[in-house]
RNA sequence: UUAUGCAAAUGCCACACCUGCUGUGAAGCAGGGUCGGAAAGCUAUGGGUCUUUUUAUCUUUUUAAGAUCGCCAGGCUGCCUUA
Numbered sequence: 001u002u003a004u005g006c007a008a009a010u011g012c013c014a015c016a017c018c019u020g021c022u023g024u025g026a027a028g029c030a031g032g033g034u035c036g037g038a039a040a041g042c043u044a045u046g047g048g049u050c051u052u053u054u055u056a057u058c059u060u061u062u063u064a065a066g067a068u069c070g071c072c073a074g075g076c077u078g079c080c081u082u083a
Base pairs, nucleotide, nucleotide: 002083003082005080012037013036017032018031019030020029021028022027035070041076042075043074045073046072047071048068049067050066051065052064056060
């Protein structure tokens, strides 16, 4: 430097749910909580899903703006072991 995750070691994060706050909403933040995770670190870049708005139709669809990274990929960065 690149790859790797069977086992180990230092640790890390925190699903669902509950409480409070914010938001029209999807949802987010904080505290509790631990289902799980080798990137469950960062990033909304491409898809997917969801929310609101808007247009025609009233089955569905279109426009615009949002949400989601623990939905799937991409980009950037990182610990230890082993090769």